[in-house]
RNA sequence: GCCAGAGUAGCUCAGUUGGUAGAGCAUCUCACUCGUAGCGAGAAGGCCAUGAGUUCGAUCCUCGUCUCUGGCU
Numbered sequence: 001g002c003c004a005g006a007g008u009a010g011c012u013c014a015g016u017u018g019g020u021a022g023a024g025c026a027u028c029u030c031a032c033u034c035g036u037a038g039c040g041a042g043a044a045g046g047c048c049a050u051g052a053g054u055u056c057g058a059u060c061c062u063c064g065u066c067u068c069u070g071g072c073u
Base pairs, nucleotide, nucleotide: 001072002071003070004069005068006067007066010025011024012023013022019056027043028042029041030040032038049065050064051063052062053061
């Protein structure tokens, strides 16, 4: 330099042939217990890396940029 993949909650990851997003762990609260652990119930936490375009509407489609990973030279 070229090609491919990834970027979504604090962490690990889903998701949607385009209609404003979920799970597990972690955090907080409540109940059970003498207490801890643990089980159960609930809550909070995200303008989906970023800029633009298409569209009535974009996390999703198109283009650019940034970061990371792998391959080729």
Molecule: transfer RNA
Organism: Candidatus Nomurabacteria bacterium